[in-house]
RNA sequence: GGGGCCGUAGCUCAGCCAGGAAGAGCGGGGGACUCCAGAUCCCUUGGUCGUGGGUUCAAAUCCUACCGGCCCCA
Repeated sequence: GGGGCCGUAGCUCAGCCAGGAAGAGCGGGGGACUCCAGAUCCCUUGGUCGUGGGUUCAAAUCCUACCGGCCCCA
């Protein structure tokens, strides 16, 4: 220098192909249970969907540039 993949909740990841009101598990907070704690159960909490721009009635999703990470080629 060229190419590919990835970036979504505090963490690990779905959702993207094929646009239609952002989710799961774990975690945090409160409660039940327990002598206490753990486990279990109930309630609850949680997001600039990497950033900017474009297309569209509508974008996490499509297009584009950039930023960051990983890998391959040279």